[in-house]
RNA sequence: GCACGACAAGGGCAAAAUCACUGAAAAGUGAUGACGCAAAGCUAUAGGGACUAAUUUGGCAUGUGUAUAUGUCCAAAAUGUCAGCCAGCUGCCAAC
Numbered sequence: 001g002c003a004c005g006a007c008a009a010g011g012g013c014a015a016a017a018u019c020a021c022u023g024a025a026a027a028g029u030g031a032u033g034a035c036g037c038a039a040a041g042c043u044a045u046a047g048g049g050a051c052u053a054a055u056u057u058g059g060c061a062u063g064u065g066u067a068u069a070u071g072u073c074c075a076a077a078a079u080g081u082c083a084g085c086c087a088g089c090u091g092c093c094a095a096c
Stems, first nucleotide, its partner, number of pairs: 005093001012037002017032006035084001041089003047086002049082003055077005060071003
């Protein structure tokens, strides 16, 4: 110097669940809590993938003379979200 990562040192993060708040939801934030993690640090239009559908469009149903309106219904679509799915960028320590 490097990093196959060790039952090393000093530290770090915090899944599920519960409570509170925000949100249409997905989810997020805080507290409690530790399943795990060597990048579980950062990055979410301009890599892939996943979740949601307020809203829009179409269908269906209902009502109306019609325009059209309504919906505990169905489908599609991010502009919403997730990096603790892969990915990109950065990075502490370090035995054999």